Context: one part of a larger RNA
RNA sequence: AGACGGGGACCCACACAAGCGGUGGAGCGUGGGGUUUAAUUCGAUGAUAAGCGGAGAACCUCACCCAGACUUGACAUCCCGAGAACGCUCUGGAAACUGAGCAGUGCCGCAAGGAACUCGGUGACAGGUGGUGCACGGUCGUCGUCAGCUCGUGCCUUGAGGUGUACUGUUAAGUCAGCAAACGAGCGCAACCCUCAUCCUGUGUUGUUUUUUCACAGGAGACUGCCGCCUCCAAGGCGGAGGAAGGUGAGGAUGACGUCAGAUCUGCGUGUCCCUUAUGUCUGGGCGACACCCGCGCUACAAUGGUCGGUACAGAGGGCAGCGAAAUCGCGAGAUGGAGCCAAUCCCACAAAGCCGAUCCCAGUCCGGAUUGGAGUCUGCAAUUCGACUCCAUGAAGUUGGAAUCGCUAGUAACCGUAAAUCAGCCACGUUACGGUGAAUAUGUUCCUGGGUCUUGUACU
Numbered sequence: 001a002g003a004c005g006g007g008g009a010c011c012c013a014c015a016c017a018a019g020c021g022g023u024g025g026a027g028c029g030u031g032g033g034g035u036u037u038a039a040u041u042c043g044a045u046g047a048u049a050a051g052c053g054g055a056g057a058a059c060c061u062c063a064c065c066c067a068g069a070c071u072u073g074a075c076a077u078c079c080c081g082a083g084a085a086c087g088c089u090c091u092g093g094a095a096a097c098u099g100a101g102c103a104g105u106g107c108c109g110c111a112a113g114g115a116a117c118u119c120g121g122u123g124a125c126a127g128g129u130g131g132u133g134c135a136c137g138g139u140c141g142u143c144g145u146c147a148g149c150u151c152g153u154g155c156c157u158u159g160a161g162g163u164g165u166a167c168u169g170u171u172a173a174g175u176c177a178g179c180a181a182a183c184g185a186g187c188g189c190a191a192c193c194c195u196c197a198u199c200c201u202g203u204g205u206u207g208u209u210u211u212u213u214c215a216c217a218g219g220a221g222a223c224u225g226c227c228g229c230c231u232c233c234a235a236g237g238c239g240g241a242g243g244a245a246g247g248u249g250a251g252g253a254u255g256a257c258g259u260c261a262g263a264u265c266u267g268c269g270u271g272u273c274c275c276u277u278a279u280g281u282c283u284g285g286g287c288g289a290c291a292c293c294c295g296c297g298c299u300a301c302a303a304u305g306g307u308c309g310g311u312a313c314a315g316a317g318g319g320c321a322g323c324g325a326a327a328u329c330g331c332g333a334g335a336u337g338g339a340g341c342c343a344a345u346c347c348c349a350c351a352a353a354g355c356c357g358a359u360c361c362c363a364g365u366c367c368g369g370a371u372u373g374g375a376g377u378c379u380g381c382a383a384u385u386c387g388a389c390u391c392c393a394u395g396a397a398g399u400u401g402g403a404a405u406c407g408c409u410a411g412u413a414a415c416c417g418u419a420a421a422u423c424a425g426c427c428a429c430g431u432u433a434c435g436g437u438g439a440a441u442a443u444g445u446u447c448c449u450g451g452g453u454c455u456u457g458u459a460c461u
Base pairs, nucleotide, nucleotide: 001461002460003458004457005456007455008454009453010452011451012450013449015445016444019408020407021406022405023404026299027298028297029296030295031294032293033292034290035289042053043052064285065284073125077124078123079121080120081119082118083117087102088101089100090099092097107114108113127275128274130273131272132271136269137268138264139263140262141260143258148187149186150185151184152183153182154163155162156161167178168177169176193252194251195250196249198220199219200218201217202216203215204214223246226240227239228238229237230236288427301401305360306359307358308357309356310355311354317348318347319346322341323340327336328335329334367398372393373392374391375390376389377388378387414437415436416435417434418433419432420431
C1' cells in the first nucleotide's frame, strides 16, 4: 500500500421489511446431468452453464456412427492434351457413380487462335467445424450504470509511498459548496444523441364529412427560472404558484482503470502443431434413446369459473418463387377460386380478456386435458425411426403444493390477446417487439445479501 475481520461509524440497492404474483407438488414442452448406444457430434458448469451457441436437427444442416465410392480432389490459380457446352436412351447400383450408345454446334476472329464450359494428365497446391481461448485479434459475460480510476507540477517521507481524492454539509453521482500544501488536468458522472408526453408553423395522398385526428419536416417548452421557509444564509433541501410536464419528466443507447489465465480457434480472422487415401460427395442411421436427477417454461387443479349465443374497442409488423379477398364445397383442418396489392390504397386480419343473455350448482364434475384407438388435411423427392394441424372416440395425474426459493415500486406487477425474425413445413408453450385491462404496498434500515467512503486490528500478501 492492499486484502480480510462472527471490528466501528456513515451511506446506497426490490437487499430486507410492507405488499402482489409465482417456482418447489401434478401432466406436458424444452434444455442439462447421468445411463444406454455403432453413434447418441461439440462447446457452455455457482453467481457469470442448463428455451444458452441453435432467429427453426425428417434429407440438407452435420461436425457423430455403419456401409459403399473418389484421389490435384466439391472450391481457387498456373501448365499440357482432347472436345464447345449441354442434352437424351439403356445397363448395374441404395445413391453417389459406372459402362455403352445417340444427338449436337453456338460467341469473338480473315486465319492461326481465343473466351466460357466439360473430360483426361502432371505437379506446385487446394482442403480440415482437426488440437491449443493457458500463444492471439476481434467480440461478449460479470462486478456494475457501482462512483470510482489516474496523471503533471509542487509539498511531505531514508524509502516503499503519501498528499491532491481527507474533513464538514450536500447529491443519483469524486454532484456541488465551504475549508485544508496543495494547484490544475484526464478517463468515468452529468450534458450533448434517439423515442414518448404538450403546443406552434409548414406540407399532404393512399388518410380526413370541413375542422379535428393522422403522417412527415422544422421549432417552442423545464432552467430550482419565480415565491415562502430551513441551512455557514454556500452548495442545497422542503413546500407553493404557474404549467401538458417539476426538480434526473419517462424509457433507450451509452459500461471508467481494471477483475475472473472468465467465454468463444464450432461466427470470423490468425501463430503454432497435426492429417493429407484424410477431406469432400452419396445412401441409411444418430443428434429425438430412458431406471433416474436438476434448471426454465406452458396448462391446470375451477364458480372473480367452464360451456353456448349475441356484441364492442387496439397497436406494431409482414407480403411478388409473396400476401391472397369475395363466392362455392367440407363438421373441421382445408380445398376450389382467383379479385386486389411491389401496399397509409389490397391482403395476412375475427384481436382477446371485456360487455349482454342462457346454462352448469361444488362433484374428480359440463373442472382438467395427458394418454391411446380410428379417420383425415397440408408442406415436402420423402413424414417409419422423427412434422404440424383437424374430426370422432378415450378420458390419466391434479382438490393450491414440505424444507426452501424467484420477480416486481406504476401504466409497473398481474391477466389478455397480436405480430415478426428463423422458416418448404414445424415439434414456438421459446425469443424479440406490440398494444388492451390494470392493482397492492413502502412504518422503516435492527437483521439477510451485494456494494461505496472513512477508520481500527492482524500471526496474510